Annotation
The prediction has a mean pLDDT of 76. A computed fold for an 88-nucleotide RNA, annotated as Glycine riboswitch aptamer. It was read from a public genome assembly, where an Rfam model found it.

[in-house]
């Protein structure tokens, strides 16, 4: 000094699916328990050819966890900063 690489900070964006039913408690908002239904984008688990040591592997599949008004959270994306890596 450069980079379409890695990690992290900050900012912005960021989907889907019952404000379901019953009971108890509560002035209410709501909380807890039970039941049925549903979602895929935190996390977790699984998978073909090929390869066979690792992989392939994921936005596919499952739905354990999580979620199903708003808020919050949220994979992921963009920008910023720092460190590392790589190149000159």
């Nucleotide at each position: 000094u450069a980079u379409a690489g890695a990690u992290a900070u900050g900012c912005a964006g960021g989907a889907g699916a019952g404000a379901c039913u019953g009971a108890a408690c509560a002035c209410a908002a709501g909380u807890u328990c039970a039941g049925c239904g549903c979602c895929g984008a935190a996390g977790g688990a699984g998978c073909a050819a090929c390869a066979c040591c690792c992989g392939g592997a994921a936005a596919c599949u499952c739905u354990c966890a999580g979620g199903c008004a708003a808020a919050a959270g949220a994979a992921c994306u963009g920008c910023u900063u720092a460190u590392c890596a790589u190149g000159g």